[in-house]
RNA sequence: GGGUCUUUAGCUCAGCUGGGAGAGCGCGUGGUUCGCAAUCACGAGGUCAGGGGUUCGAUCCCCCUAAGAUCCA
Numbered sequence: 001g002g003g004u005c006u007u008u009a010g011c012u013c014a015g016c017u018g019g020g021a022g023a024g025c026g027c028g029u030g031g032u033u034c035g036c037a038a039u040c041a042c043g044a045g046g047u048c049a050g051g052g053g054u055u056c057g058a059u060c061c062c063c064c065u066a067a068g069a070u071c072c073a
Stems, first nucleotide, its partner, number of pairs: 001072007010025004019056001027043006049065005
C1' cells in the first nucleotide's frame, strides 16, 4: 500500500427481508431476612463509531472518514 471482517446500554452480544431499539450480567428502588447472601417485582441507562447520500421511512442499502482484528505484499 491492497483485500476481508467488526464498531448497538457500564460489560458481553442479539436485532431474521428497511417500519416496535432489545437480552444476559452489572446498577438503583422496593418485598421476603435480625442482617448479609440468594431470590422476586419494578425502574434508570442508547446522537446504533463520526459525516454525507438514497428512500415516505435507515442499526440495516451506497460513499467517505476513524478505531480494531485478520490475510496478501